[in-house]
Molecule: Bacterial RNase P class A
Order: sequence, then structure tokens, then C1' cells
RNA sequence: GGGAGUGGGCGCGUGAUCGCUUCGCUGGCAAAGAGCGGAGAGGAAAGUCCGGACUCCACAGGGCGGGAUGGUUCGUAACACGAACGCCGGGCGACCGGGGGAAAGCGCCACAGAAAACAAACCGCCCGCCAGUUCCCUGGCGGGUAAGGGUGAAACGGUGCGGUAAGAGCGCACCGCCCGGCUGGCGACAGUCGGGGCACGGCAAGCCCCAUCCGGAGCAAGACCAAAUAAGAAGACGUUUGAGGGCGGCCCGUCCGAUGUCUUCGGGUAGGUUGCACGAGACGCCGGGCGACUGACGUCCCAGUUAAAUGAUCACGGCUCGCAUGAGUACAGAAUCCGGCUUACAACCCACUCCCGCUU
Repeated sequence: GGGAGUGGGCGCGUGAUCGCUUCGCUGGCAAAGAGCGGAGAGGAAAGUCCGGACUCCACAGGGCGGGAUGGUUCGUAACACGAACGCCGGGCGACCGGGGGAAAGCGCCACAGAAAACAAACCGCCCGCCAGUUCCCUGGCGGGUAAGGGUGAAACGGUGCGGUAAGAGCGCACCGCCCGGCUGGCGACAGUCGGGGCACGGCAAGCCCCAUCCGGAGCAAGACCAAAUAAGAAGACGUUUGAGGGCGGCCCGUCCGAUGUCUUCGGGUAGGUUGCACGAGACGCCGGGCGACUGACGUCCCAGUUAAAUGAUCACGGCUCGCAUGAGUACAGAAUCCGGCUUACAACCCACUCCCGCUU
């Protein structure tokens, strides 16, 4: 100098004017309104995919069924999340990716290929017999073989030596595999010793088996107030001695009028209040831990809307694109809250690490 890897930060700035939501104060009996002051979207508020808090319902205990998770240990309120470690795979490397069981059973394994699972034999190789041929082969039949070729994603351990008619764990050495012991580790696992010629192909995101965990519905949960309306309850008045109602108010009059009228309760629709903003909280510092994380102390209070406020305009500046006039300024908008995961994201910044080249 170039190319990479991992983790983190930031997410346009300042000012003016006019608004919106909410809180506090002033003033006011109070409300409305007014004035002054404070606060007012995110790292993902998103997808709604997991886990919890909270609420209501259900629930003696156990089983079947169903769902989720899946190396080990730890962290956490919990998790499908995170940390460290282990094994396998990829990369020269920093680093990245993956994860129960296929010798319990069933099922499946396209095409190609002789054969796809208690193996088999297409071409080969070898032996014997017969025929042809005539000294080197060809053909047929019977048998041996699985080393070589060929097919496939995958072919019943690999390499080498011996061995053999040709071959073959047939024998041996090393590697691999299986079984058992010992040592180290909390553990996954690793190392080592001994035994066994070797049995056991792949798929569990097909069924299945093993271990662990899991009751249901959700803030439109739930609680309270409460116009309207039905059922229901109580009381009062009343049926020719007429309650009550209509004819614009009052009187008269007239009409309607009977298991009726009125009042209260009840019930809970519209609407309102609450849940609902102090919390597994934020920041600082110290301690424990490799780490995820956790303990103590101090300081702080940090959106709360409901058709849904968080906006609009202007000026100056930053950044990106463009020669320039200029254009643009990512992804995206809270809806009960919290912990994760996933996805989207312009430009910029920081830390640590790896590889290559050059120079000293």
C1' cells in the first nucleotide's frame, strides 16, 4: 500500500414563525378558555416468529393423545435467546457453518446400472472340457473370482507387501471401524492400552424411538361509571266514584283508556373512566465472573394517543449525486409492557485481528 474477518457506534445539525398531544404552575368556586414553563417515536417503533409479566376462565392426582426443543455446561423471570467449551465440515488465515438416535421396528432410495441391501455378476481375469484352427488364437459349455473397467449422490473398509490358476482380510503392517479397560475433564469429549479381520450403505424435514418442557384465551384481557332497551323485582295510584295520556300553556269540554299507568331498583347498549407508564427501568461507579450475566451504592424520571398528537413553512450549514443551474438526504411511525429472534436500512465513524506485496 492492497485485500479480508469480527465486534461496536451514529442514524442530519442550528435558528425563526405558525400549529398538535400531554403534564406542571398562575388565575378562577369550578369547568371551558387564556398565559408561562417542561416533555413528546425507533434501532429497528416493522414481521407478530418465540419467551415472559399482567388479567380472566379452568384445574385432586395420574395416564393416553397433541405440540415444542435437541452436542455439553452455564446464564436468565423465561425462551426456539445468549456465553464458554467440545466434535464434525469449510477457509492459507483472522474466522465461518452444522448438531439426539439409522446394530428397536416399518417405509423409501428417481435416472443410470448386473446389482441400491439377509447382495449381485454386464465387460473383464482365471481353470477345465469340447469343436474349429494349426502352434497362436477363436467359438461353445461348465466352474472359480470380485483385483481392473463401466453406472451412480451412494456399490459391502483404504494403502502397500505377501499370497494365488486368477483373486479375495485369505495372511501381515499402518490407517479407519467395533468391543472392553485405564487416565484426564462437572460434562460433551479427549488420550492411551488391550482384544476382534470387520460385522453396521443413505434418508428421522416419511412414520417412529429417547430425553426435557408445555392448561386455555388474550389489553377488543379485565375492573368501574352509565343515556337507551327487553326480561325480572318492589312500591304507589287506578278500572264508570276514571290513574294516566292526546287536543301548543291553564280551566272547561271532548277523545283514548285497563292484568293498565307512574316511580324506584335491576340490567348494561352508546359513551366515559381505569388498566396505562416507577419498570426483570436508565445512567454512573465499585465488586464477582474467561464470558453471557450478576451484587452493592449513588443519581435520574424518560411518549401515553383512541381515529389516534409527535407536524408545516422558511433561513443557514453538513453529507451524497452532478462540470454547473440544481436534485436528494436511508429504512421506517409507538397503541398494555418487557426479553429475544428475524427482516429493512443512505452516508459516516471507532476498536481488534488475518493474508499478500513493498521498504528498512